[in-house]
RNA sequence: GGGCUCGUAGCUUAGUUGGUAGAGCGCCUGCUUUGCAAGCAGGAGGUCAGGGGUUCGAAUCCCCUCGAGUCCA
Numbered sequence: 001g002g003g004c005u006c007g008u009a010g011c012u013u014a015g016u017u018g019g020u021a022g023a024g025c026g027c028c029u030g031c032u033u034u035g036c037a038a039g040c041a042g043g044a045g046g047u048c049a050g051g052g053g054u055u056c057g058a059a060u061c062c063c064c065u066c067g068a069g070u071c072c073a
Base pairs, nucleotide, nucleotide: 001072002071003070004069005068006067007066010025011024012023013022019056027043028042029041030040031039049065050064051063052062053061
């Protein structure tokens, strides 16, 4: 320098025939307990790596950039 895969909540990640962004763990509140843990109920937390384009509508399709992994030179 080139090819391929990937980037989504604090962490691990689902969602890839375009149609309101979800789960587990963690965090907060309440119930329960003498207290803690566990359990149950509820809640907060997301510019979907960044920018642009297509579209009525983009995490999803196209282009560029950044980062990670891998292969080739």

Predicted 3D model of a 73-nucleotide RNA (transfer RNA) from a bacterium. It matches the Rfam family "tRNA". Rfam links the family to the GO term triplet codon-amino acid adaptor activity. The sequence was found in a public genome assembly.